The prediction has a mean pLDDT of 77. A computed fold for a 360-nucleotide RNA from a Bryobacterales bacterium, annotated as Bacterial RNase P class A. Of the family's consensus pairs, 94% are formed in the model.
RNA sequence: GCGGACGGUCGGGCAGUCGCGGCACCUUCGGGCGUCGAGGAAAGUCCGGUCUCCACAGGGCGGCGUGCCGGCUAACGGCCGGGCGGCAAUGCCGACGGAAAGUGCCACAGAAAACAUACCGCCACGGCAUGUUCGGGGUAAGGGUGAAAUGGUGCGGUAAGAGCGCACCGCGUCGCGGGCAACCGGGAUGGCAGGGCAAACCCCACGCGGAGCAAGGCCAAAUAGGGGGCGAAGCGGCGGCCCGCCGCAUUGGAGUCCCGGGUGGGCCGCUAGAGGCGACUGGCGACAGUCGUCCCAGAUGAAUGGCUGCCACCCGUCCUAAGACGGGGACAGAAACCGGCUUACAGGCCGUCCGCCCAC
Repeated sequence: GCGGACGGUCGGGCAGUCGCGGCACCUUCGGGCGUCGAGGAAAGUCCGGUCUCCACAGGGCGGCGUGCCGGCUAACGGCCGGGCGGCAAUGCCGACGGAAAGUGCCACAGAAAACAUACCGCCACGGCAUGUUCGGGGUAAGGGUGAAAUGGUGCGGUAAGAGCGCACCGCGUCGCGGGCAACCGGGAUGGCAGGGCAAACCCCACGCGGAGCAAGGCCAAAUAGGGGGCGAAGCGGCGGCCCGCCGCAUUGGAGUCCCGGGUGGGCCGCUAGAGGCGACUGGCGACAGUCGUCCCAGAUGAAUGGCUGCCACCCGUCCUAAGACGGGGACAGAAACCGGCUUACAGGCCGUCCGCCCAC
């Protein structure tokens, strides 16, 4: 210098101007002034919690989820550390408990897919038709099928073979050593039993009541219902009055007063919190503790924006260069709050490490 792996971090800066939302103050009620005003994911709403209401004696059955070990945490399916396994091996990935508790399944092919079995082959024996032969046996070495074939490799052994014997590896059982543990190392012993699948049923361990801030609570119009008190014999319409007519009341009552629930509306919940930043201490780390410091959106048709100038960055053109001109700024966007995960993202910056090349 080039290429790459992993982790962290930023997500333009300053000024002016116009505008918007919250709060405090002032106001002649028109406004003025000060201050604060999106994110690393505010997203998906996948997981866990806080909070609120409802339900609930205890236990069991059932259901759902999680699943190597240890730790962190309010909790988690998250994170940290470790173990084991896999891979293209700096590193990345893994639903990674149990298949000798039981049930079930294993397509096609193949003789046989789990009480074993014998298609080709190999081996000796027997028959007679004497050979590309037949028969009943032995065998699991070799071939063939399959995703998977009844421990693997080698030596011995044998008629041929075979854990039949032996060595190593694998596996089971029992001790030993290390480790909190998962697990690792080593020894003795057994000739080998136990194919795979549990994101099949199931078994084991642990966890889980439901709905969600449109939770939930408070204040409280008009109109129409509901309840109660008082209470006239009338009341309403026919343009104002009278008569008259019609309708409604008189047990179920006009009128008036009070109470209560709901709706429109308003308020609370509502943003000071498992909070941010910094230092120190403990820890490999996730994280924890102490001290200091800061206040950092709370809208409800829902604000957080636009323009201009300078600077920085990126791209293009011109140019030997300095530079000039033109263009560009991702993903997205709070709505009770918090911890995670996942997904999206122009362009950068920092750190650790790996490989290659060049120079000294």
The sequence was found by an Rfam model in a public genome assembly.